RNA sequence: CCGUGCUAGGCGGGGGGCUCGGGGUCCCCUGUAACCGGAAACCCUCGACACGCCGGGCUGAUCACCCAGCCGCGGCCGCGGAGGGACCGGGCAGCGCCCGGCACGUGGUGUCGAUGGUCGGGUCCUGCGCGACCCGGAGCCGUGAACCCGGUCAGGCCCGGAAGGGAGCAGCCGUAAGCGGUGGCCCGGGAGUGCCGCAGGGGUGCCCGGCCGGAGCCAACGACCGGGUAAGCGCCGGCCGUCCCGGGGUCCAGGCUGGGCCGCACGG
Numbered sequence: 001c002c003g004u005g006c007u008a009g010g011c012g013g014g015g016g017g018c019u020c021g022g023g024g025u026c027c028c029c030u031g032u033a034a035c036c037g038g039a040a041a042c043c044c045u046c047g048a049c050a051c052g053c054c055g056g057g058c059u060g061a062u063c064a065c066c067c068a069g070c071c072g073c074g075g076c077c078g079c080g081g082a083g084g085g086a087c088c089g090g091g092c093a094g095c096g097c098c099c100g101g102c103a104c105g106u107g108g109u110g111u112c113g114a115u116g117g118u119c120g121g122g123u124c125c126u127g128c129g130c131g132a133c134c135c136g137g138a139g140c141c142g143u144g145a146a147c148c149c150g151g152u153c154a155g156g157c158c159c160g161g162a163a164g165g166g167a168g169c170a171g172c173c174g175u176a177a178g179c180g181g182u183g184g185c186c187c188g189g190g191a192g193u194g195c196c197g198c199a200g201g202g203g204u205g206c207c208c209g210g211c212c213g214g215a216g217c218c219a220a221c222g223a224c225c226g227g228g229u230a231a232g233c234g235c236c237g238g239c240c241g242u243c244c245c246g247g248g249g250u251c252c253a254g255g256c257u258g259g260g261c262c263g264c265a266c267g268g
Base pairs, nucleotide, nucleotide: 001268002267003266004265005264006263009059010058011057012030013029014028015027016026020047021046022045023044024043035056036055037054038053065260066259067258068257069256070255071254074251075250076249077248079246080245081244085240087238088237089236090235092234094233095232096229097228098227099226100225101224104222105221106220107218108217109216116212117211118210119209120208121207122206123205124201125200126199127198128197129196130194131193133190134189135188136187137186139182140181141180142179143178149174150173151172152171157166158165159164
């Protein structure tokens, strides 16, 4: 050095989480030529010799392993910054809302005559009247009394010798109170009464008209000015968590370079 048979080892690693701690099941990253089956979260297996357990398979002494340096995916823990969001607080007055002003713009109105002035009328108030409406009354019509209203009183009754006289029911006629109707005209009263009349008052707010006069007037919207309001937006401050960025610490898959180590038996 070669061959055969073995053995150690290998058949991924890392971060987070869990745990007193190690490993696994879980999540993520990295990476591959990265074996198969089974159980595992109030879990499985272990104890700083902890870097899994059970069963099977493959490979097997170098492509493995160890050390150092460099690069470096990703995770975790602080720090700082910016933006967005939720919440809490403040109360600047920018937006918003309210009031007032101005008359720059839009608009409307005005020589078919504005603002203004003046006169008259209306709207308003008071009194009187008239009308309509309602109520009551008078008036009119009807009805209205077994007897205790009237008239006439058949029959009957009473007095009388008679002539005659008397009271009087029913019926008929009439009437009183009462009841009902009507209530145009007349009288009295009433009020949520009137495009009514007369007289007086009041007032310049509004409307109408006459006259004077001759160019403005209104302020709806926008602009501007002043004042007010509250917590809707904006603004200011605080706090919370998430994402992003920067930087620090820590653990690091993987890659590159250099070095180290490379077993046992038999045979040639």
Description:
A computed fold for a 268-nucleotide RNA from a Pseudomonadota bacterium, annotated as Bacterial large signal recognition particle RNA. The gene name in the source record is ffs. The source organism's lineage runs through Bacteria, Pseudomonadati and Pseudomonadota. Rfam family: Bacterial large signal recognition particle RNA. Rfam classes the family as a non-coding RNA gene. Its family is annotated with signal recognition particle, plasma membrane targeting and SRP-dependent cotranslational protein targeting to membrane, signal sequence recognition in the Gene Ontology. The prediction has a mean pLDDT of 78.